[in-house]
Context: one part of a larger RNA
RNA sequence: GUCAGCGAGUUAGUUUAUCGAGCAAGCUUAAGCCGUUAGGUGUAGGCGUAGCGAAAGCGAGUCUUAAUAGGGCGAUUAGUUCGAUGAAUUAGACCCGAAACCAAGUGAUCUAGCUAUGGCCAGGUUGAAGGCACAGUAACAUGUGCUGGAGGACCGAACCCACUAAUGUUGCAAUAUUAGGGGAUGAGCUGUGGCUAGGGGUGAAAGGCCAAUCAAACUUGGAAAUAGCUGGUUCUCCGCGAAAUCUAUUUAGGUAGAGCGUUGUAUGAUUACCGUCGGGGGUAGAGCACUGGAUAGGCUAGGGGGAUUCAUACUCUUACCAAACCUAACCAAACUCCGAAUACCGAUAAGUACAGUACAGCAGACAGACUACGGGUGCUAAGAUCCGUAGUCAAAAGGGAAACAGCCCAGACCGUCAUCUAAAGUCCCCAAGUGAUAGCUAAGUGUGAAAGGAUGUGAGAGGACCAAAACAACUAGGAGGUUGGCUUAGAAGCAGCCAUCCUUUAAAGAAAGCGUAACAGCUCACUAGUCUAAAAAAGUCCUUUUGCGCUAACAAUGUAACGGGGCUCAAGCUAUACACUGAAGAUACGGACAUGUCUUUGACAUGUGGUAGCGGAGCGUUCUGUAAGUCUGUGAAGGUAGUCCGUAAGGGCUGCUGGAGAUAUCAGAAGUGAGAAUGCUGAC
Numbered sequence: 001g002u003c004a005g006c007g008a009g010u011u012a013g014u015u016u017a018u019c020g021a022g023c024a025a026g027c028u029u030a031a032g033c034c035g036u037u038a039g040g041u042g043u044a045g046g047c048g049u050a051g052c053g054a055a056a057g058c059g060a061g062u063c064u065u066a067a068u069a070g071g072g073c074g075a076u077u078a079g080u081u082c083g084a085u086g087a088a089u090u091a092g093a094c095c096c097g098a099a100a101c102c103a104a105g106u107g108a109u110c111u112a113g114c115u116a117u118g119g120c121c122a123g124g125u126u127g128a129a130g131g132c133a134c135a136g137u138a139a140c141a142u143g144u145g146c147u148g149g150a151g152g153a154c155c156g157a158a159c160c161c162a163c164u165a166a167u168g169u170u171g172c173a174a175u176a177u178u179a180g181g182g183g184a185u186g187a188g189c190u191g192u193g194g195c196u197a198g199g200g201g202u203g204a205a206a207g208g209c210c211a212a213u214c215a216a217a218c219u220u221g222g223a224a225a226u227a228g229c230u231g232g233u234u235c236u237c238c239g240c241g242a243a244a245u246c247u248a249u250u251u252a253g254g255u256a257g258a259g260c261g262u263u264g265u266a267u268g269a270u271u272a273c274c275g276u277c278g279g280g281g282g283u284a285g286a287g288c289a290c291u292g293g294a295u296a297g298g299c300u301a302g303g304g305g306g307a308u309u310c311a312u313a314c315u316c317u318u319a320c321c322a323a324a325c326c327u328a329a330c331c332a333a334a335c336u337c338c339g340a341a342u343a344c345c346g347a348u349a350a351g352u353a354c355a356g357u358a359c360a361g362c363a364g365a366c367a368g369a370c371u372a373c374g375g376g377u378g379c380u381a382a383g384a385u386c387c388g389u390a391g392u393c394a395a396a397a398g399g400g401a402a403a404c405a406g407c408c409c410a411g412a413c414c415g416u417c418a419u420c421u422a423a424a425g426u427c428c429c430c431a432a433g434u435g436a437u438a439g440c441u442a443a444g445u446g447u448g449a450a451a452g453g454a455u456g457u458g459a460g461a462g463g464a465c466c467a468a469a470a471c472a473a474c475u476a477g478g479a480g481g482u483u484g485g486c487u488u489a490g491a492a493g494c495a496g497c498c499a500u501c502c503u504u505u506a507a508a509g510a511a512a513g514c515g516u517a518a519c520a521g522c523u524c525a526c527u528a529g530u531c532u533a534a535a536a537a538a539g540u541c542c543u544u545u546u547g548c549g550c551u552a553a554c555a556a557u558g559u560a561a562c563g564g565g566g567c568u569c570a571a572g573c574u575a576u577a578c579a580c581u582g583a584a585g586a587u588a589c590g591g592a593c594a595u596g597u598c599u600u601u602g603a604c605a606u607g608u609g610g611u612a613g614c615g616g617a618g619c620g621u622u623c624u625g626u627a628a629g630u631c632u633g634u635g636a637a638g639g640u641a642g643u644c645c646g647u648a649a650g651g652g653c654u655g656c657u658g659g660a661g662a663u664a665u666c667a668g669a670a671g672u673g674a675g676a677a678u679g680c681u682g683a684c
Base pairs, nucleotide, nucleotide: 001684002683003682004681005680006679011091012090013089014088015087016086017085018084019083020082021081022080023079026047027046028045032041033040034039051058052057061073062072063071064070094232095231097229101222102221103220104219105218106217112196113195114194115193116192117191118190119189120188121186123155124154125153126151130147131146132145133144134143135142159183160182161181163180164179165178166177167176198214200210201209202208235618236617237616238615239614240613245258246257247256248255249254260364261362262361263360264359265358266357267356270355271353272352273351275348276347277346278345279344285338286336287335291332292331293330295328296327297326298325300322302321303320304318305317306316307315368393369392370391371390372389373388374387375386376385377384398409399408400407413591414590415589416588418587419586420585424581425580426579427565428564429563433578436576437575438574439573440572446567452551453550456548457547458546459545460544461543462542463541464540465539473530474529475528476527477526479503480502481501484498485497486496509524512523513522514521592608593607594606595605596604597603598602619673621670622669623668624667625666629663630662631661638657639656640655641654642653643652644651645650
């Protein structure tokens, strides 16, 4: 892991609601007693029949009160006993699951420390104190040599340890092996016996160790501890069908009341939508009349500066600042002289839908998600977060979006090799136009992106030039006063400052650019000529609006930013009209079920997605009665193969196997249905 078996809302008491049965202003017994069972008896007690008040008490009333006022609670009648079911409650209370807490015991054969008594440490090295001899000293000191054999001394086996690495990691091993490593006369190692016990021991102290268990051992018991937490919770069909919000909470992943679901009873149009009428509002927008903000100009207090003055006084003045006021143009969630659309409230006739409300039983839910719109926070960031309105998902399958809970279309009772459509599509993959008309795009744009940039190209508007010849190109000129004056070493059109005239001209700046040390030199502006366009319009240039394109454009496995092939008067984009494809949508035909209505053997209408959940109807299993019945060796149960029936759980029949029991029907009672619980046991 698979298979088989086992495996989870039970039982008792109490309360309450619904349903059924008995009796009914009443209903009913409990213990006990009698009886073999069945049953009988038993009237204490309980509930109901009257309430109000704290009570005395009064009583269809009573309490409050000074009150007869007012007000509170009552009075107009149905209960009660048993059974079944739903729920609550007390109990382990649907099942499994802690870490823990307490009590009583068992452990120092592991290990920690202590204790008594024993044992062990190859070999080699170093050479302390002391001593002796000699030297030395006034005497000591001191020196040299020899001797000596100290040391938590040195090297290194046994022994003890465990620093490094590799192997091992379903191991040789629940801590090992191999190769190195440390201590090895000491605070050494070790045998045997003994002592210390769980909030206790022992600890050269690591919260270490106390039998593979230690921030409180193990065993048994309290005990089914508790678990607002996780997991699991077993047959079928039918009807309806949520919520993820508010308020409160030692509350935030729990719970209670309300909102939302369901079932019953009552009510009987009271409900929703559309139309009309009547309302209040201060949002969007707008505005500046208030409150604030903010810009320019004018006007003018005040301030600053200056002049005058002995003076900080007066007076005069101003390239400064500037309140208030005026003019012009603005901004505001906490501004409003104004002010919608919606929304909301009320009334009302008809239509459509079939709701609405009250009470009672039972819930679930109080983690929501995205999309669009209105906003707050944030960076007008987030698949962010918090509100509001709507939708979808949640609890919704089907078609489309390549794939894709939340987007678009559309809501699946069942069947059909029928028809029509929605969104989206119609070259091939792939169902349907290689369709039509008129344009655009050349970028594979389409098939990813901005500011910015550009003689891309289509359409429009305005202006200028032009047969007295435009635009572009080519040829030629582009001069004189003059090197203007100043400055400067120089300054001659062209470093800089000032001026920027006149003349000859078809035209030519006291010069637009390059250049020189300064000149020179080369262009430009400007002018002429050549050439060219067309036949009453054409051409050229500039500005501007707009369609489609270009550029800007860089990422990590592999094209990889059309789903792919591939596509260019498209199979791209724009516009127009048509055809077709396309879903579990609609329609058609057949069938099932539910609800309602009616003319009730039936017909018609409406409906039948669904999680939590509420309600209803059934199937099957074991046992009991029915059953001293029925089936059964002419073959029961069980097994197995086939076939038939039923909407399903399921039920029949036949063959084979099996070899002795099984049980209809209608009732009753439950150890009553397994695929999940890292479920339990067994087999493989």
Molecule: large-subunit ribosomal RNA, domain II
Organism: Rickettsiales bacterium